[in-house]
Molecule: Bacterial RNase P class A
Organism: Thermincola ferriacetica
RNA sequence: CGAGUAAAUCAGGUGAUCGCGGGUACCAGUCCGAAAGGCGGUAUCUGAGGAAAGUCCGGGCUCCACAGGGCAGGGUGCUGGGUAAUACCCAGUGGGGGCGACCCUAAGGAAAGUGCCACAGAGACAUACCGCCGAUGGCCCGUAAGGGCACAGGUAAGGGUGGAAAGGUGAGGUAAGAGCUCACCAGCGGCUAGGUGACUAGUUGGCUAGGUAAACCCCACCUGGAGCAAGACCGAAUAGGGGAACUAUGGAGCUGCCCGUUCCGUUCCCGGGUUAGGUCGCAUGAGGCGUCCUGGUAACAGGCGUCCCAGAUAGAUGAUCAUCCAACGACAAAACUCGGCUUAUCGAUUUACUCGGUUU
Numbered sequence: 001c002g003a004g005u006a007a008a009u010c011a012g013g014u015g016a017u018c019g020c021g022g023g024u025a026c027c028a029g030u031c032c033g034a035a036a037g038g039c040g041g042u043a044u045c046u047g048a049g050g051a052a053a054g055u056c057c058g059g060g061c062u063c064c065a066c067a068g069g070g071c072a073g074g075g076u077g078c079u080g081g082g083u084a085a086u087a088c089c090c091a092g093u094g095g096g097g098g099c100g101a102c103c104c105u106a107a108g109g110a111a112a113g114u115g116c117c118a119c120a121g122a123g124a125c126a127u128a129c130c131g132c133c134g135a136u137g138g139c140c141c142g143u144a145a146g147g148g149c150a151c152a153g154g155u156a157a158g159g160g161u162g163g164a165a166a167g168g169u170g171a172g173g174u175a176a177g178a179g180c181u182c183a184c185c186a187g188c189g190g191c192u193a194g195g196u197g198a199c200u201a202g203u204u205g206g207c208u209a210g211g212u213a214a215a216c217c218c219c220a221c222c223u224g225g226a227g228c229a230a231g232a233c234c235g236a237a238u239a240g241g242g243g244a245a246c247u248a249u250g251g252a253g254c255u256g257c258c259c260g261u262u263c264c265g266u267u268c269c270c271g272g273g274u275u276a277g278g279u280c281g282c283a284u285g286a287g288g289c290g291u292c293c294u295g296g297u298a299a300c301a302g303g304c305g306u307c308c309c310a311g312a313u314a315g316a317u318g319a320u321c322a323u324c325c326a327a328c329g330a331c332a333a334a335a336c337u338c339g340g341c342u343u344a345u346c347g348a349u350u351u352a353c354u355c356g357g358u359u360u
Stems, first nucleotide, its partner, number of pairs: 001356010012324007020047008029039001031038002049331001053342002056340005061227004068259004073223005078092005093107001094105004108218002113216002115212003129159002131155003136152002138149004167185006186208002188205007231280004241270006250264004287307004292303004
């Protein structure tokens, strides 16, 4: 200097003028409304993202009277740690990719069982197509030695098919062959050592007919349901209407079923009233910030200090000017809320590491 890998920060700032929403303090009316309630003025503070998106996970909160147990159903799946919790995060282990920094991982069990592996091929929990042998038995020739045939029988080393065919390579051995034997490997098992563990290392055993659970299944662990349009209160109005079923051996409630438990009448259908009513829920939090302290490899935990940084509901967060700037251009706009993951995306800066080149 170039090419990469991993991570972090920023997403406009400042000033002025005008226009909106909310908080706090003070002031105020014969204003709006049938009522509950609402509206105003002044001062001051504050007001849409890193993803607010997807609605994919996990919670908080509310209700189902309490929220019990089991089954079904559903979810997760290497080990340990973190967290309120998780399918998330951190650190490791096995496997794969990359020269490397690093990245990916659907990674429990095939010896509980049931399935599937098309086509090709002899044969895919099984077999002999082409081959090889024919020592032993059989047949033929020969006085004999011996020779021939390849029938019986033996074989799975060689060839072919295939993604995969009785573990691989080499040697010995054999009639020809074969872990039949040996050497070196692979897988699986035993033992020893290390590690919390996943697992690793050494040694040993000729034990070796596969793959697939992103097939059903088995095993381990987790799991009530519905959702802020949850739910609570206030005001107003109405037809305290009509019908059906069951009626304590009953009905109803708790997603489905069973047990258990609670209540005493319950459930269903038709019809009528209110219906743009009002207020709360509604943001002080598993909260933000910190070159802080302690512990930890880290995620994180504890402590200390400091701050209050949106709460609309016919739905605010804007407009203009000036200036700074790498950038206001991309992706894009709060609606119960928090922690993650995933997806989209303009541009700038910083830190650490890897590889290559050059110079000293």